[in-house]
RNA sequence: UCCGACAAAGGCAAAGCCACCGAAAGGUGGCGACGCAAAGUCACCGGUCUAAAGAGCGCCGCUUCGGCGGCGCUCCACGACAGCGGGACCGCCGGAA
Numbered sequence: 001u002c003c004g005a006c007a008a009a010g011g012c013a014a015a016g017c018c019a020c021c022g023a024a025a026g027g028u029g030g031c032g033a034c035g036c037a038a039a040g041u042c043a044c045c046g047g048u049c050u051a052a053a054g055a056g057c058g059c060c061g062c063u064u065c066g067g068c069g070g071c072g073c074u075c076c077a078c079g080a081c082a083g084c085g086g087g088a089c090c091g092c093c094g095g096a097a
Base pairs, nucleotide, nucleotide: 001096002095003094004093011036012035016031017030018029019028020027021026034083040089041088042087044086045085046084047081048080049079054075055074056073057072058071059070060069061068062067
């Protein structure tokens, strides 16, 4: 530097269930293994998920006629996903040169 024997040592742990956190997406811990050669770390780019706050519209109610409140729908990330792809950083074991 390249590769990962349908390999090994060692490692991680999807779904599901339980507890906790969160508005949600999701996260953390435990049990559990679908898988993983970076399924180690980082939201920088694309993508996906959510939509609390904010904005718009509609309906209803109240109003000192300025607005205010409730409900519904839509938009929206500053929230999230690294086990969606790219990128950056770091690294164990084994093999080959």